[in-house]
RNA sequence: GGCCCGAUAGCUCAGGGGUAGAGCAGAGGAUUGAAAAUCCUCGUGUCGACAGUUCAAAUCUGUCUCGGGCCA
Numbered sequence: 001g002g003c004c005c006g007a008u009a010g011c012u013c014a015g016g017g018g019u020a021g022a023g024c025a026g027a028g029g030a031u032u033g034a035a036a037a038u039c040c041u042c043g044u045g046u047c048g049a050c051a052g053u054u055c056a057a058a059u060c061u062g063u064c065u066c067g068g069g070c071c072a
Stems, first nucleotide, its partner, number of pairs: 001071007010024004018055001026042005048064005
């Protein structure tokens, strides 16, 4: 330098045009003499950036940034 994959909640990741979700972590409550474990409730997010397409973009297209892989 060329090609491919990824970037979404504090962390690990789903979701691939029509209200943004799960697990873990965290907060509140139940339970306990008090804890642990268990059970119930609660999502805090400019979906990496900027443009484009579209009635509508996290999702499709282009460029860029960052991370990983293959080739040279």
Predicted 3D model of a 72-nucleotide RNA (transfer RNA) from an uncultured Candidatus Altimarinota bacterium. It was read from a public genome assembly. It matches the Rfam family "tRNA". The family's RNA type in Rfam is transfer RNA.